[in-house]
Context: one part of a larger RNA
RNA sequence: CUGGGCGUGCAGACCUCGUACGUGGUUUGUCGCGUCAUCUGUGACAUUCCGGGGCUUAUCUCCCGGAGUGCAGGCGAUACGGGUUGACUUGAGUGCUGUAUUGGAGACUGGACUUCCUGGUGUAGCGGUGAAAUGCGCAGAUAUCAGGAGGACCGCCGAUGGCAAAGGCACGUCUCUGGUCAGUAACUGACCCUAAGGAGAGAAAGCAUGGGUAGCGAACAGGAUUAGAUACCCUGGUAUUCCCUGCCUUAAACAGUGGGCGCUAGGUGUAGGGGGCUUCCACCUCUUCUGUGCGGUAGCUAACGCAUUAACCGCCCCGCCUGGGAAGUACAGCCCGCAAGGCUAAACCUC
Numbered sequence: 001c002u003g004g005g006c007g008u009g010c011a012g013a014c015c016u017c018g019u020a021c022g023u024g025g026u027u028u029g030u031c032g033c034g035u036c037a038u039c040u041g042u043g044a045c046a047u048u049c050c051g052g053g054g055c056u057u058a059u060c061u062c063c064c065g066g067a068g069u070g071c072a073g074g075c076g077a078u079a080c081g082g083g084u085u086g087a088c089u090u091g092a093g094u095g096c097u098g099u100a101u102u103g104g105a106g107a108c109u110g111g112a113c114u115u116c117c118u119g120g121u122g123u124a125g126c127g128g129u130g131a132a133a134u135g136c137g138c139a140g141a142u143a144u145c146a147g148g149a150g151g152a153c154c155g156c157c158g159a160u161g162g163c164a165a166a167g168g169c170a171c172g173u174c175u176c177u178g179g180u181c182a183g184u185a186a187c188u189g190a191c192c193c194u195a196a197g198g199a200g201a202g203a204a205a206g207c208a209u210g211g212g213u214a215g216c217g218a219a220c221a222g223g224a225u226u227a228g229a230u231a232c233c234c235u236g237g238u239a240u241u242c243c244c245u246g247c248c249u250u251a252a253a254c255a256g257u258g259g260g261c262g263c264u265a266g267g268u269g270u271a272g273g274g275g276g277c278u279u280c281c282a283c284c285u286c287u288u289c290u291g292u293g294c295g296g297u298a299g300c301u302a303a304c305g306c307a308u309u310a311a312c313c314g315c316c317c318c319g320c321c322u323g324g325g326a327a328g329u330a331c332a333g334c335c336c337g338c339a340a341g342g343c344u345a346a347a348c349c350u351c
Stems, first nucleotide, its partner, number of pairs: 003322004007304002012318001015200003022193001025088003029084003033081002035077002038074005048066002051063004091191001092188003095184004103177006110154002115149007125136002162169002206247003210243002215241001220236004258317005267294009276284001299306002323351003333344001335342002
């Protein structure tokens, strides 16, 4: 390489958009590039295969024939693939009528709690633990009442619930804005799918400038514990956590399961729509589409398990794997970054 694979053994890229390439619905005419049929030429000698001859045989050698899976040309076929031409509506998209939603951005407002400050009441403890101590407190703490300040957060509702490409998203209101879904069938008429390179988004931590800082809290300090205790426990506490702007670009970024399309038993929840029945509503052995769960047949699987939300049966495209360690490391390697580092990615050696 071929082959075989990628839920858990090596392997699905963190996610999306999108260029090239690849792939592609129904149908008319046409071309005859692929494809197919047939013929001709060529496919050196040697080799190889079949048959035969010569050295007593064999190796060896000579002769005849074939093959040489290929290439070129001629004459044809036109189902399929392809080019071209015209049409179609089921794929895809647009329009119209509606629904649900913590989708995103900005602004404004509210609430309980903690802490701090001021004042009142009040007196000797509070706090903390397995037990204590450090700590706070007669300069009046803890407790309690009233007022104020400030930051962060968003109880109940709340749910295998909802939305989003993923990361993620929850007090409320307003403004701007994205996507889905159902119904309709007016419009376009294959415009599709995937996607190497490329671009954008991307938790937490971290970095840079400025602001902010209530609580929590790496580092650090003290008290304990202990043989020791650079820990677990306790008292404090800086960075961080929050905001603006700019970087970083990694996660068990997980469903450890790439995307799209079609097909293949039932059952039972739940969320959002449509239809039927019902005078209307509710209900329903009713029905249908979309999402999200459970359980389960065939089938698959090494087993576990998956099973119309497939890991079943098929097609298309991309990514990735190829024994363990060395190593997701080295190179003053390329590119990126302020740095931390990221990305790409070996070998010696060893079993």
Molecule: small-subunit ribosomal RNA, central domain
Organism: uncultured bacterium